A computed fold for a 72-nucleotide RNA from a Candidatus Azambacteria bacterium, annotated as transfer RNA. The RNAcentral record of the sequence draws on ENA.
[in-house]
RNA sequence: GCGCGUGUAGCUCAACGGCAGAGCACGGAGCUUAUAUCUCCGCGGUUCAUGGUUCGAAUCCAUGCACGCGCA
Repeated sequence: GCGCGUGUAGCUCAACGGCAGAGCACGGAGCUUAUAUCUCCGCGGUUCAUGGUUCGAAUCCAUGCACGCGCA
């Protein structure tokens, strides 16, 4: 330099073009003499950026950025 893939909560990952979720973590309550485990509830997001398509975009398209893999 070229090709391919990935980018979503603090972390790991979901999500037919139709109001963005789960597990873990964190906070609170229950339980316990206490801690842990367990149960319940809660908190947490300008979906990498900028444009485009669309009634409607995390999802499709373009460009850029970051990371990974392959080729040279």